[in-house]
Predicted 3D model of a 1509-nucleotide RNA (small-subunit ribosomal RNA) from an uncultured Candidatus Saccharibacteria bacterium. The coordinates come from a structure-prediction model, not an experiment, and the mean pLDDT is 83. It matches the Rfam family "Bacterial small subunit ribosomal RNA". The RNAcentral record of the sequence draws on SILVA.
RNA sequence: AGAGUUUGAUCCUGGCUCAGGAUGAACGCUGGCGGCGUGCCUAAUACAUGCAAGUCGAGCGGUAAGGUCUAGCACCUUUUCCCGUCAACCACGAGAAUGUUUUCUUUUUGAAGCUAGUCGUGAAUAAUUGAGAGAAAAGGUGCUGGAUACACGAGCGGCGGACGGCUGAGUAACGCGUAGGAAUGUACCCCAAAGUGAGGGAUAACUGCCUGAAAAGGUAGCUAAUACCGCAUGUGAUCUUCGGAUUAAAGCUUUAUGCGCUUUGGGAGCGGCCUGCGUAAGAUUAGCUUGUUGGUGAGGUAAUGGCUUACCAAGGCGAUGAUCUUUAGCUGGUCUGAGAGGAUGAUCAGCCAGACUGGGACUGAGACACGGCCCAGACUCCUACGGGAGGCAGCAGUAGGGAAUUUUCCACAAUGGACGAAAGCCUGAUGGAGCAACGCCGCGUGCAGGAUGAAUGCCUUUGGGUUGUAAACUGCUUUUAUUAGUGACGAUUAUGACGGUAACUAACGAAUAAGGAUCGGCUAACUACGUGCCAGCAGCCGCGGUAAUACGUAGGAUCCAAGCGUUAUCCGGAAUUACUGGGCGUAAAGCGUGCGCAGACGGUUUGGUAGGUCUUAUGCGAAAUCCGGUGGCUCAACCACCUGGACUGUAUGAGAAACCCCCUGACUCGAGGUCGGUAGAGGCAAGUGGAAUUUCUGGUGUAGGGGUGACAUCCGUAGAUAUCAGAAGGAACACCAAUGGCGAAGGCAGCUUGCUGGGCCUUACCUGACGUUCAGGCACGAAAGCGUGGGGAGCAAACAGGAUUAGAUACCCUGGUAGUCCACGCCCUAAACGAUGCGAACUAGGUGUUGGGGAAGGAGACUUCUUUAGUACCGUAGCUAACGCGUGAAGUUCGCCGCCUGGGGAGUACGGUCGCAAGAUUAAAACUCAAAGGAAUUGACGGGGACCCGCACAAGCGGUGGAGCGUGCUGUUUAAUUCGAUGCUAAGCGAAGAACCUUACCAGGGCUUGACAUCCUACUAAUCACUGCGAAAGCAGAGAGUAUCUUCGGAUAGGUAGUGACAGGUGUUGCAUGGCCGUCGUCAGCUCGUGUCGUGAGAUGUUUGGUUAAGUCCAUCAACGAGCGCAACCCUUAUAGUUAGUUGGAUUUUUCUAGCUAGACUGCCCCGGUAACGGGGAGGAAGGAGGGGAUGAUGUCAGGUCAGUAUUUCCCUUACACCUUGGGCUACAAACACGCUACAAUGGCCGGUACAAAGGGCAGCCAACCCGCGAGGGGGAGCAAAUCCCAUCAAAGCCGGUCUCAGUUCGGAUAGCAGGCUGAAACUCGCCUGCUUGAAGUCGGAAUCGCUAGUAACGGUAGGUCAGCACACUACCGUGAAUACGUUCCCGGGUCUUGUACACACCGCCCGUCAAGCCACGAAAGUCGUCAAUACCUGACGUGCUAGCUAGUCUAGCCCUAAGGUAGGGGUGAUGAUUGGGGUUAAGUCGUAACAAGGUAUCCCUACCGGAA
Repeated sequence: AGAGUUUGAUCCUGGCUCAGGAUGAACGCUGGCGGCGUGCCUAAUACAUGCAAGUCGAGCGGUAAGGUCUAGCACCUUUUCCCGUCAACCACGAGAAUGUUUUCUUUUUGAAGCUAGUCGUGAAUAAUUGAGAGAAAAGGUGCUGGAUACACGAGCGGCGGACGGCUGAGUAACGCGUAGGAAUGUACCCCAAAGUGAGGGAUAACUGCCUGAAAAGGUAGCUAAUACCGCAUGUGAUCUUCGGAUUAAAGCUUUAUGCGCUUUGGGAGCGGCCUGCGUAAGAUUAGCUUGUUGGUGAGGUAAUGGCUUACCAAGGCGAUGAUCUUUAGCUGGUCUGAGAGGAUGAUCAGCCAGACUGGGACUGAGACACGGCCCAGACUCCUACGGGAGGCAGCAGUAGGGAAUUUUCCACAAUGGACGAAAGCCUGAUGGAGCAACGCCGCGUGCAGGAUGAAUGCCUUUGGGUUGUAAACUGCUUUUAUUAGUGACGAUUAUGACGGUAACUAACGAAUAAGGAUCGGCUAACUACGUGCCAGCAGCCGCGGUAAUACGUAGGAUCCAAGCGUUAUCCGGAAUUACUGGGCGUAAAGCGUGCGCAGACGGUUUGGUAGGUCUUAUGCGAAAUCCGGUGGCUCAACCACCUGGACUGUAUGAGAAACCCCCUGACUCGAGGUCGGUAGAGGCAAGUGGAAUUUCUGGUGUAGGGGUGACAUCCGUAGAUAUCAGAAGGAACACCAAUGGCGAAGGCAGCUUGCUGGGCCUUACCUGACGUUCAGGCACGAAAGCGUGGGGAGCAAACAGGAUUAGAUACCCUGGUAGUCCACGCCCUAAACGAUGCGAACUAGGUGUUGGGGAAGGAGACUUCUUUAGUACCGUAGCUAACGCGUGAAGUUCGCCGCCUGGGGAGUACGGUCGCAAGAUUAAAACUCAAAGGAAUUGACGGGGACCCGCACAAGCGGUGGAGCGUGCUGUUUAAUUCGAUGCUAAGCGAAGAACCUUACCAGGGCUUGACAUCCUACUAAUCACUGCGAAAGCAGAGAGUAUCUUCGGAUAGGUAGUGACAGGUGUUGCAUGGCCGUCGUCAGCUCGUGUCGUGAGAUGUUUGGUUAAGUCCAUCAACGAGCGCAACCCUUAUAGUUAGUUGGAUUUUUCUAGCUAGACUGCCCCGGUAACGGGGAGGAAGGAGGGGAUGAUGUCAGGUCAGUAUUUCCCUUACACCUUGGGCUACAAACACGCUACAAUGGCCGGUACAAAGGGCAGCCAACCCGCGAGGGGGAGCAAAUCCCAUCAAAGCCGGUCUCAGUUCGGAUAGCAGGCUGAAACUCGCCUGCUUGAAGUCGGAAUCGCUAGUAACGGUAGGUCAGCACACUACCGUGAAUACGUUCCCGGGUCUUGUACACACCGCCCGUCAAGCCACGAAAGUCGUCAAUACCUGACGUGCUAGCUAGUCUAGCCCUAAGGUAGGGGUGAUGAUUGGGGUUAAGUCGUAACAAGGUAUCCCUACCGGAA
């Protein structure tokens, strides 16, 4: 900084879109770390739970809890003492009663064993252990009481709860910003002065009783204070009538230079109030206001003030936008931008406002108070139903809403705040941590080496390329991560939530760490596969219908990177609202025209002032932010600092005086006026004239008239048209007449008169800036239309009829009513146009014309020059996108007004104003498209023009179209009737020849590496003849036969079998192609280089004047040259010469054959012309290109051909390939195309007779001769051809004869019979011959074809194809005409020009109704909300007022209001059956309105009418 997109291309206008930056973001995919920030934009929705404002005992009475002390009691523990008591321990002795167990004996009984208790003595004193009573001390626990110099629940009292924190609902305002002001308050803080004396009575807490579920409350009694109240004092203060009156205090204590208290003055900071300026949108909101505006008195406030009230006056605001409606917190700033601007107002900071909604006051220094009170309302909760409680827009958190926004964390360590003397306490302020890629900044995911360029993937021309030094591998490092150790700053001395955090050190090991979007152009980056207008993509243009770099996937690449994309929003680009910095002739845009108030702008000059302006100074413009500099975190983000800058502003001084404004004095050139001339369809009114049309009356006169492209309706024998005379009536004014005149525009035309407006010219004088423009306003304003009353000849919407037409609601015709005319009143619109607002100045000229003036010349008519005002044309500079404009500007400038901002919707809807109505004016939005448009260019086209050419027409000759037949095509039929070609440019075309073959089609039978090619393996020569089956293909079988080369291994060629690569396809696409061809067209065109012109596409050349068959040539010319075409060169033919010559014949010339030359060039003469050239003539075989042929420019038709061949892609592969038999291509209702034969006498038939050219021939042509009526057969000579044959080479022709106008002696179809030829084969389906048969047809409708001279026409001959088959095709010769005035018309073409809304190019484009789908909007009986106001009713709390007494936290009443209710209107929103138009949608219906003269030129306004245009 630009880019894409309107066109075939161009320039312009103009919109849409993109690239950039940003965000409190959200969503998709992905996600390693750290630092610093940020985090409900929606529901000012509702909130569970916890916390967010307390503090002071050094104000007080106190003491519920705790601490401490103390007393008492109880209990417990420990120690000591005491009882030297007792017991145990030790030793000794006594003892077995009692009890129990077992064994033995047994009648009892007995015997044996076990057991502990008890008693005594001793050691006895040393040591050890245990128990108990009592005493003392200490400690603990509990209970009761007291004290407290510790502390403190509740209470009285003081200070603070008006700060801090949150939110943005309301507010369009002195709310905010900025700069000022006077009439004002202020607790705590500071300074100064003065004081602080002496008293009093209560009350809460508390205690008792009572009510209540609770919340709470009542009553009786007690008590204190820095609580409350008097008294004293009065420095002072307040009031004052200047005499005077009123008015304070509180103590506490650690005893200190203490903290308080009262009064007064001052200060600081903080408030309240007022003012200038600035601060959204809508006029489809134009009038608003009654305490409203001002004054006086009173009240009220801290204070001014209608702040309140009584009275008086009638003011106040408003187009410089009042009022109303909608939206919105404002600012510093933030984002963007080069700037000016635009957008925005999260975080941080200042101000304001709010605290569930509405209202109110109380307390207080301060509130009408977020975590206070009262009332009303909604909602939630508790309840014993009586009544109560509550307010997260504080921090967390919950629900809900939403695309969407965090932890019910830690700490008062720091900073700050409240209270306190302080310690301290409180602090969701704050400091921190947690969550979130939400943002900014930083770091990392390794580094170096490493080519057999590994493998894989992908692509491939199969060679390779790419992935890619990428990996593997080798070496190195450790940021980060993990683990461990040490361990801060923040703190001054004490205190650290953060935090064992930051940082440092060590260990470990490439280890823990890459994705997203894009790749057609804009815009960096390309290939393959899949899909096949499907699925899908898309920001704009657009992509996708079988080769998609645009869809999906993959590989690769590009861009960013812990992010990348998408969406949303803002600025930019956008000079696309233009102040900087745009426009209005034709693109959007000049009001239809004038007058003119406000407003804006304004001539020369003097003096003054200083509002604008300029200079300078000072103050303010908070901090943060921004810029510059410096510093601190390792850098950065971030943070800090600087007597730094900026903040573009504002206020107050000082100065200047050129310019503008203002005041003042003058001037005359702008403007106006007076005198004098002058032209004119300027206007209004009255009068008047002739021509013409029509009608009427009368006369003459007779059958038509009228009208049209042609008709008809119509008029006329009841006398029209025509003609003569007369009359009536209305409207318009021929010639003059003009690119003439006048008017502001619309507009104005016979003549005369009256009244009247404006312009122009000349000279002198007067006024003295009196001017220009003009929103709103006022006036005029064609036609149509409306109202009332006249008038009405002609014309003529509507309407009727006749034509035209597919239709014809039209064009054409015959009629015809409103209307057109007049008067009065409305309407107020036009393509009301010069598509160009008005005024002024300046800037080359030339030509015509109208009005006026002047000068010169002339006797005059008049001529020339000059000046001024108009009206036209051309043109310079300049301007313009171009066209064009160009002294009458669209040039250069100034002033003022109006208007424009993509197309459609729409000049529409709604609302307002105007109108009798029609309607006019003002004037949107939703939705929809990526264009719509201007000018110019090249083409194409035109039922536009000019010129020219062509067998194009005309003039002629002969045909086709009618008949029969042949051939082809369509259609139909069929198993198949193979396929292609379809206006000219398909149709006797591919096909120079379908019985089989061909053959591609159909039916049947077969085969599968194949009928054909290459490669491999095995076997084998190949080959030939035979047999069976079969329609054949083929299947099966049985024989004959043994190749060439050789280094003897084998190889080559052929055959058979097998295997797989492959073969094969007349299968698709001629719209994937090559090649070839047709056509325009043998038409004269198509281009290029350089130069020049144009902004450019392009133009010029190539146009113009002549001429030609020709862009052929000449002349001219901003062109000069060149190329492909034309012409010529080539072939052939006509004449002559010459050379050579086989054959032919007897022969010279000659003829013939085939080579080479010559000849013709407007060369010569005359005429015309500049020339090119044309006309005529001579000579010549030939004369102006001598006649033919080959030769076909750039291109057009997506023309034809994939079935000649080639070839891309797709498809089939025991079949869509291949072989074979038979059939079909030959069908036959019908239509078409091209031919043959005819219809006859210019002829048919019979007989005789003459003359060609050019070809072909060996699987051939075939002679003589013989046979046959003939086709033909036999025969075999000659000939690879100037020798022989087809082939006597002809026929028409000529000479005779006959037929005599008829369906015939014309015509030959059809059919029968008999034959011939070719060929394996002649049925489907060949040709020929003979005899017989003897159809249609008597010259052809509309229409249409060929031909201009050796041509048409007529006649025959030959050839190719081919076994056979020719009415076709290609050649050949013979006979041999007629006509062309000419270019008006038809067709085709060329050149120039013109119009165009076409460019797929007229087979184009395109309009409207109707039908269908979808979308948004308007109207609508109504319905439902919401907002503000008005009137009335009820009226809480509360302030104020009044009254009362029981004197209170009293009662009653009054005023005001919130709230509620009633009523009628207004604004606004949603919805609504139905209805209206609008928009949009590949292939619906009807027409064809527009674009060309669009077939009736188009368009504008208006009225009427019609399916629609």